RNAcentral holds the full RNA, with entries from ENA and SILVA.
A computed fold for a 351-nucleotide part of an RNA from bacterium BII-L5, annotated as small-subunit ribosomal RNA, central domain.
Rfam family: Bacterial small subunit ribosomal RNA. Gene Ontology terms of the family: ribosome and structural constituent of ribosome.
The coordinates come from a structure-prediction model, not an experiment, and the mean pLDDT is 90.
[in-house]
Context: one part of a larger RNA
RNA sequence: UUGGGCGUAAAGAGCUCGUAGGCGGUUUGUCGCGUCGGCUGUGAAAGCCCGGAGCUCAACUCCGGGUCUGCAGUCGAUACGGGCAGACUAGAGUGUUGCAGGGGAGACUGGAAUUCCUGGUGUAGCGGUGAAAUGCGCAGAUAUCAGGAGGAACACCGGUGGCGAAGGCGGGUCUCUGGGCAACAACUGACGCUGAGGAGCGAAAGCGUGGGGAGCGAACAGGAUUAGAUACCCUGGUAGUCCACGCCGUAAACGGUGGGCGCUAGGUGUGGGGGCCAUUCCACGGUCUCUGUGCCGCAGCUAACGCAUUAAGCGCCCCGCCUGGGGAGUACGGCCGCAAGGCUAAAACUC
Repeated sequence: UUGGGCGUAAAGAGCUCGUAGGCGGUUUGUCGCGUCGGCUGUGAAAGCCCGGAGCUCAACUCCGGGUCUGCAGUCGAUACGGGCAGACUAGAGUGUUGCAGGGGAGACUGGAAUUCCUGGUGUAGCGGUGAAAUGCGCAGAUAUCAGGAGGAACACCGGUGGCGAAGGCGGGUCUCUGGGCAACAACUGACGCUGAGGAGCGAAAGCGUGGGGAGCGAACAGGAUUAGAUACCCUGGUAGUCCACGCCGUAAACGGUGGGCGCUAGGUGUGGGGGCCAUUCCACGGUCUCUGUGCCGCAGCUAACGCAUUAAGCGCCCCGCCUGGGGAGUACGGCCGCAAGGCUAAAACUC
């Protein structure tokens, strides 16, 4: 490479948008590019295969046929793929009317709690642990009451509940703003799917500049424990955690499961919407349906575990990735970064 694969054995890019490319609904006409057929030319000879002949046989040699799967020209076919022209509405999108939501951004704001400050009451302890000690306290702590300051996070509601492409999102109000779902079937008329490169987004930690700093808390200091204790426990505590702007671009970025479309038993819960039945009306209820999210389970699949209309089943299209372990996600080179480092990515050697 062919092939076979990618939930857990090696393997789905963290996610999205999108360029090239690949792939692409129903129908009519046309062209005849792909495709198919006929004929002609060419496809050197030798070789190879088949038949025959010559050296006494064979090797060897000679003759005839075939092969040479190709290319070109020409004539023809037009189902399928394609080009061009036209039509359609089941894909896709738009519109109208509604609905749910911690989706995003900014501004403002609330209460509980911790800490600190001031004042009152009050007196000898507090704190901490397995037990202690370091620590705090007669310069009045802890406890308690009142007032004040400041920062961060939002108890209950809260839910295998919601939203988002992923990362992620939770007190309240306002403003701006993205997406989704349902009903209707008015409009466009294949406008679609995927997506190499590329671009954007991307937890935490970390970095730069400036601010902020209550609590927590790497590092660090002390107290314990211990044979030791550069730990686990305790008392403190800097960076950081928070904000603004700019970097970084990683993760067990996980459903360890790429995206799209179609098809393939059911049962049960829950979120959002709609129709019908029932109800005098409303609510509740029953049933059908679309959409999301869980559990159980048939066929089928799977090495097993398990998956099972939210597939890991049955198919098609497109992308990414794997190819024994170590060396190694390393070296070198390149690109990116302020740095930390990231991306790309070997070999010798060895089992």